[in-house]
Molecule: c-di-GMP-I riboswitch aptamer
RNA sequence: UAAUGAUAAAGGCAAACCUAUGGAAACAUGGGGACGCAAAGCUGCAGACCUAAGGGAGAGGGCCUUCUAGGGUGGCUGGGUUGCCAAU
Numbered sequence: 001u002a003a004u005g006a007u008a009a010a011g012g013c014a015a016a017c018c019u020a021u022g023g024a025a026a027c028a029u030g031g032g033g034a035c036g037c038a039a040a041g042c043u044g045c046a047g048a049c050c051u052a053a054g055g056g057a058g059a060g061g062g063c064c065u066u067c068u069a070g071g072g073u074g075g076c077u078g079g080g081u082u083g084c085c086a087a088u
Base pairs, nucleotide, nucleotide: 003088004086005085012037013036017032018031019030020029021028022027035075041081042080043079045078046077047076048073049072050071054068055067056066057065058064
């Protein structure tokens, strides 16, 4: 330096759920809490997935049905980028 990732060590993150706030929702953030994680650090770039306020179409008295991301998920996969430790 590269690979690899241990029943190692030092630290780190925090699912579900509860709660407060924001949001139309998906969800986000703070607090509590730990299912897990070697990038569960960062990045919506590609795919995937979630939502459908607004907008379009249909129907129509209204309710409604459906399509749509400029909204989301980085703890779905790939890519990009930064990084702790060292048995091997």